[in-house]
A computed fold for a 112-nucleotide RNA from Edaphobacillus lindanitolerans, annotated as SAM riboswitch aptamer (S box leader). The coordinates come from a structure-prediction model, not an experiment, and the mean pLDDT is 83.

RNA sequence: CUCUUAUCAAGAGCGGCGGAGGGACUAGGCCCUGCGAAGCCCGGCAACCGGCAGGUGUAUCCUGCAAAGGUGCUAAUUCCUACAGUUCCGGAGACGGACUGGCAGAUAAGGG
Repeated sequence: CUCUUAUCAAGAGCGGCGGAGGGACUAGGCCCUGCGAAGCCCGGCAACCGGCAGGUGUAUCCUGCAAAGGUGCUAAUUCCUACAGUUCCGGAGACGGACUGGCAGAUAAGGG
C1' cells in the first nucleotide's frame, strides 16, 4: 500500500505540560477553541485481539467473567451533506425532508 471479515445512535476528566488552532481528504454547511486548539502525559471508557469459565468430545461458533497484556477510543451519529433508489412526507413547480443502499473514512483481527 492492498484484500477479507466485523463494528461505527452507547460510553469516557471542572487534571498536568503545552501554546493556536481543530473537527480525515475536496467542496458546501455547521460547529469547537485564550472560560485555552493540536500534540504529549496522567486519568477514564469500551471490550476487537489475547486471558479465564461454561455451552459441546474437537474446531468453528455462542454466552459470561475480569481488565494486570496488545490495540483503540475519550465535543457534536463517522458533526451533516455530496452517488443511487423509494407504493413515504411537504411543495403548483423548482426543490426540500424521511428512509434504504452505496462510496469514502476510522478501528480491530487476519491475509498478500